[in-house]
Molecule: transfer RNA
Organism: uncultured Clostridia bacterium
């Protein structure tokens, strides 16, 4: 230098042939149980999707540049 892969919650992933309030699980946070802890259960919260344009009635999902990590060639 080419070319493919990944980026979504504090962290580990789903969701990607466009569609309505972006979801799980683990931490943490209240509560319930209990003497206490822990485990079990129940609840609330948290991300506009790694940055910006474009396309459309609508974009996490499609183009295009561009950051980061990788991995393959050279």
């Nucleotide at each position: 230098g080419u070319u493919c892969c990944a980026g979504u919650a504090g962290c580990u992933c789903a969701g990607c042939a466009g569609g309505a309030u972006a979801g799980a699980g683990c931490a943490g946070c209240g509560g319930u149980u209990u003497c206490c802890u822990a485990a079990a259960c129940c609840g609330a919260a948290g991300a506009c999707c790694g940055g910006a344009g474009g396309u459309u009635c609508a974009a996490a999902u499609c183009c295009u540049c561009u950051c980061u990590g990788g991995a393959a060639c050279a």